């Protein structure tokens, strides 16, 4: 230097243009227990970042940042 994949609450994943971005866990609170642990209710918290197409973008385009490969 070309090129190919990834990026989504603390983690680890699902969403391939439209319905409150869902799950699990993890943090808080409460219930239940003599404590704890199990368990159940409720709660916080997330789209890499700029720009463009679209009535609408996490999805699609480019460009950049990070991370991985492959190739000189």
């Nucleotide at each position: 230097a070309g090129c190919c994949c990834c990026g989504u609450g603390g983690u680890g994943u699902a969403g391939u243009g439209g319905u409150u971005a869902g799950c699990a866990u993890a943090g808080g609170a409460g219930a239940c227990u003599c404590u704890g642990g199990a368990u159940c209710u409720c709660u916080u918290g997330a789209c890499a970042g700029c720009a463009g197409u679209u009535c609408a973008a996490a999805u699609c385009u480019g460009c950049u940042c990070g991370g991985g490969g492959c190739u000189a």
Molecule: transfer RNA
Organism: Methanobacteriota archaeon